[in-house]
Context: one part of a larger RNA
This record gives sequence, structure tokens and C1' cells, in this order.
RNA sequence: CUGGGCGUAAAGGGCGCGCAGGCGGUUGGGUAAGUGAGGCAUGAAAGCCCCAUGGCUAAACCUGGGGAGGUUGUCUGAUACUGCCCGACUAGAGUACGAUAGAGGGGUGUAGAAUUCCGCGUGUAGUGGUGAAAUGCGUAGAGAUGCGGAGGAAUACCAGAGGCGAAGGCGGCACCCUGGAUCGAAACUGACGCUGAGGCGCGAAAGCAUGGGUAGCGAACGGGAUUAGAAACCCCGGUAGUCCAUGCCGUAAACGAUGUGUACUCGAUGUUCGGCCUACAUUGUAGGUUGAGUGUCUAAGCAAACGCGUUAAGUACACCGCCUGGGGAGUACGGUCGCAAGGCUAAAACUC
Repeated sequence: CUGGGCGUAAAGGGCGCGCAGGCGGUUGGGUAAGUGAGGCAUGAAAGCCCCAUGGCUAAACCUGGGGAGGUUGUCUGAUACUGCCCGACUAGAGUACGAUAGAGGGGUGUAGAAUUCCGCGUGUAGUGGUGAAAUGCGUAGAGAUGCGGAGGAAUACCAGAGGCGAAGGCGGCACCCUGGAUCGAAACUGACGCUGAGGCGCGAAAGCAUGGGUAGCGAACGGGAUUAGAAACCCCGGUAGUCCAUGCCGUAAACGAUGUGUACUCGAUGUUCGGCCUACAUUGUAGGUUGAGUGUCUAAGCAAACGCGUUAAGUACACCGCCUGGGGAGUACGGUCGCAAGGCUAAAACUC
């Protein structure tokens, strides 16, 4: 140096963009750096392999002869592959064009139902809550019911194993701004590609800072119960928070516990969005076919088993990340980031 692995045993980075680096389609010519061949030079001794001349009684050992051994230099010649240079191509990639679906993102406005609160009316003794109760609320008129008003948050049905997004995530309606995807046809560019250490950006919830907002819910906290006790589970209240703006934090069972890309490998069935064909036809319906997505079941194969199985955990290639017994410990120390909370990086002694 090579050799093993990463769904659940240790192990896929939370996700993307991307500099360097690694890797890279078809074809012609050139070059000869890599590559492989030969010559020469060099490759101390010991060691290694072969021979056995010799020396210890023999062997080991010592000794003599020959050979192999290379990230070496130089010369000659080879040109399949890789590299480099020049040219061509269109199957990868992209652009333009025509369609399509969508809770993709940001902003502004707006709607109805419901909860709560307030006012007024009707009305009278309860209400609420539980396993049962009590705290609570109520004759200063509650609860119930009718009308009116205020305000905040969330959008029943549609709704689906459905859709969109790189992930986190996204759900009333309308408008404005805006990203991506798919299908069709094949006009254009002509390898422009894949991956990606560092780096940069995004990143649920909770939390932090400043200012606002606060209907419901509700850590902490108070009270009532339960209980041997009850720091809880249940009940009555309730602050932060949950919401908005701006700035931080940067974590998660950030999960498909499955990195990204490409190619190849039987089928069956559901569903979403396109294209084409056929039949019936009235918008459409049914069938077939071809793409893209998303599920279920399975062949081969894989797998310790569970299971995976064209959405691979199969067969391969390219590149990145990561693992190496349990505890100590994702800790200490140091560094770095953060207002803080803490994050990232990351040991050892000792012990089994």
C1' cells in the first nucleotide's frame, strides 16, 4: 500500500449550492508525459535465492562464487489504453418553443364557523367538573337563551397510502411578486458533465434580544382531589410561551434510522399528472400504449435474520461522509462560534 463495513449489530454528514481536487460520452489526426519492451549505467557490505570450494568432528555459524532485487538515470524503439494539443459529432448536459399539474416560497387584502370577553333583553337557582368529589363561578342574577359589539388564533367539509418542496416543511379565498418540476416536438449549443475536502446558504420545536400582540391553549406557580406519601397522573385557575416584525441560536427518533449521480436486471396491481392510438360517442366514458411521480405484492439476486426487491438493501462504476469492544464520554482540556443557553471540534487515566 492492498484487503472489511455503514436499513435494525459501531457507522450516511439535517439539507442544498459550489472553489480546489478526484472521475468523465462518440470519432479522426498529432504528441509520446503516464504505460509496457530492449540496451547501457547505477543498485556498498550484510541479508535473500542458487552452487558447494573451504574452516570449526557435523549442523547452526563462518567463508568463496553466481544470481535476483528499483518511486533511479540515460538511449533506442512500441502506441492499445490514460494524459496533452488540433479537428469533427450528438446518444450525456443545457437553451429556445408549445402545453400541464401543484398546501413550493414571499407580500397585501379579505371571508365564514367556533372559543373567550363586553353591552342589552328574557329568565331563576343553580352551574361547572369527576371514577366519585372538591376547589372555582352564581341571588351584586350565574349557567341557559336572543340580539349587538370587540379581539386574537386557526382554517371543518373538499382531503386521499393525494399533491408540492433539496431538506426543515407547506392546507380558507383573492390579487401581486417569485423558484422548481413534468410532458410534447426536435429548432439551437456541442461534453458545457458527475461528485465535492474546505467554504457559503437554508434549516422543526424549544430558547435568547428589542418592540408589539394575547382569544384559546398552557411549562413555572397557586389551589382542589387521589395517595402511606403525590414533588405526578385527574380537576379549578394561571405567568412565560404559543402569534407578528427584526436580529440571534443551529439542534432533533432533522428517519426511508437507507449519501449523491449514472447504467443494467422477470412480472402483477392501485393511485397522481402529461402525450398518443382505438371503440362508443354529446362535454365524456372504456380499453390499449408511452413518459414522469407515488404506494402495495412478488421473480432472479441479496441478506445473520427481519426483510429489500426497476423508488434495491440486486449487478456495477464515479466521488464524498462515516465506523473499528462496553463504560469513562459526545465528557475534560485547548481552539472556535454564540448576548446567553449552549453548539462544533474532541481525548486520556481508570475500569469490565